[in-house]
RNA sequence: GGUAGAGGUUGCGGUUUUAGAUGAGUAACCGCUGUGCUAAUCCUCCGACGGAUUACAGCGGCAAAAGGCUACACCGCCGAAGAACAUAAGCGUCGGAGCUUAUGUAUCUGGUUCUGUAUUGAAUAAAUGCAGAAUUGUCAUCAAGCAAUAAGCUUCAGGUGGAGAGCUAUC
Numbered sequence: 001g002g003u004a005g006a007g008g009u010u011g012c013g014g015u016u017u018u019a020g021a022u023g024a025g026u027a028a029c030c031g032c033u034g035u036g037c038u039a040a041u042c043c044u045c046c047g048a049c050g051g052a053u054u055a056c057a058g059c060g061g062c063a064a065a066a067g068g069c070u071a072c073a074c075c076g077c078c079g080a081a082g083a084a085c086a087u088a089a090g091c092g093u094c095g096g097a098g099c100u101u102a103u104g105u106a107u108c109u110g111g112u113u114c115u116g117u118a119u120u121g122a123a124u125a126a127a128u129g130c131a132g133a134a135u136u137g138u139c140a141u142c143a144a145g146c147a148a149u150a151a152g153c154u155u156c157a158g159g160u161g162g163a164g165a166g167c168u169a170u171c
Stems, first nucleotide, its partner, number of pairs: 001171005008078001011077005018071003029061007039054005044097006081109003084105008110136011138162005143155004
C1' cells in the first nucleotide's frame, strides 16, 4: 500500500410507495358588524426601494396542505455520518442575517442514551452546536493469572489514558 471485517438488533445516512399522529378546527374561502385609505397587508427577517393587493379585528359557516416526525419496506454503507469554514447558484433589487442545493478543506467529533442550554421549528416532537453524566466497542499501560528469572501468552473481572489518518485478520 491492497483486500476482507468488527463496534449496534435503538450503528449511520438516503428514497419514496403505503399507513398514522401532529400541523389544526389553523390558513384560505363565504356571510355579518366595526375600524382604516397621508392607512393597512403580502413578496423568509431587519433597513431603504420596487411591485402587487385591499386590508385589519370580532362573531358565525365551511375547511385544507407542505416541511419536520413515527411504523413498514427498499437502497447505500462502517468518517458510516454530522458540524464548522470557503466558493458558486437560488429565495423581487441593494446591504446584513437566515434557509436550500452543489463542490472543496485530514478544522472538530469513536458510537449510543440521558440532563441542561442556544439556534431552527407550530411544537413540550425532531435536528444541530456547546457543557456534563452514564454506558459501550477498540488500542496502550497497570494489575491478576500462566510461564520462568527472560521474552512472551490470556483478559472472566478491575484501574488509568488515547483517538477513526484508528482497530482486527490477511497478502